[in-house]
RNA sequence: CAAAAGACCAGGCAAACCCGCCGAAAUGCGGGGACGCAAAGCCAACGGGCCUUAUGGUAAUGAAGGCGGCCGGGUUGCAGGA
Numbered sequence: 001c002a003a004a005a006g007a008c009c010a011g012g013c014a015a016a017c018c019c020g021c022c023g024a025a026a027u028g029c030g031g032g033g034a035c036g037c038a039a040a041g042c043c044a045a046c047g048g049g050c051c052u053u054a055u056g057g058u059a060a061u062g063a064a065g066g067c068g069g070c071c072g073g074g075u076u077g078c079a080g081g082a
Base pairs, nucleotide, nucleotide: 012037013036017032018031019030020029021028035069041075042074043073046072047071048070049067050066051065052064053063055060
């Protein structure tokens, strides 16, 4: 110097649920609220998977939308130096 792991300290994010808004819906956004998270920051135009709608008819096919807190992957980072 780099990589892996990662206690302590200081912080960060925010599941379910409730209220409100947009939407056909899934979802998303704001407020409350914490199940959890060392990237629970970002990328869906990297791959797989899942959700909604339409056609179809029970096989499947396309179109559009969505999930990064489903997984793999990519990328960028905070703290202390146990």

Description
A computed fold for an 82-nucleotide RNA from Pelotomaculum sp. UBA4789, annotated as c-di-GMP-I riboswitch aptamer. It matches the Rfam family "c-di-GMP-I riboswitch aptamer". From the family's description: GEMM was predicted in a large-scale screen for bacterial structured RNA regulatory elements. Model confidence (mean pLDDT): 75 of 100. The source organism's lineage runs through Bacteria, Bacillati, Clostridia, Eubacteriales and Pelotomaculum. It was read from a public genome assembly, where an Rfam model found it.